[in-house]
Molecule: SAM riboswitch aptamer (S box leader)
Organism: Dokdonia pacifica
RNA sequence: AUGUUAUCAAGAAAGGCUGAGGGAAAUGACCCUAUGAAGCCUUAGCAACCCUUUCACUUAGAAAGAAGGUGCUACAUUCUACCCAAGAAUCGCUCAUUACCGAAACUUGAGGAUAGAUAACAU
Numbered sequence: 001a002u003g004u005u006a007u008c009a010a011g012a013a014a015g016g017c018u019g020a021g022g023g024a025a026a027u028g029a030c031c032c033u034a035u036g037a038a039g040c041c042u043u044a045g046c047a048a049c050c051c052u053u054u055c056a057c058u059u060a061g062a063a064a065g066a067a068g069g070u071g072c073u074a075c076a077u078u079c080u081a082c083c084c085a086a087g088a089a090u091c092g093c094u095c096a097u098u099a100c101c102g103a104a105a106c107u108u109g110a111g112g113a114u115a116g117a118u119a120a121c122a123u
Base pairs, nucleotide, nucleotide: 001123002122003121004120005119006118007117008116013043014042015041016040017039021032022031023030028079029078044073045072046071049069050068051065052064053063054062055061077115082112083111084109085108086107087106090103091102092101
């Protein structure tokens, strides 16, 4: 770097150095930030992917733990764009109508896809 699988609305911050951006690609929005962004370092914490112990064992698994390897510690992966479902102002259609049918801004959805992040494994 690529691929596969799993997870992504829970949880957890102080100090030092530094000094202007940041919220991980793309659209629009909304936020954070000199009461100090991002980055680096130290300490602390969260979680439980790898891991440890016990139980179970054909396969699959259950409970407890946190020494070690990662990860993480504003906002849902901050929301959103595409598709789908439900609703829908309004417009069209009609000789005519609150109707049918067609379109539809917009609203809602712990729906999906794409992209991304992290872990484990493989190449």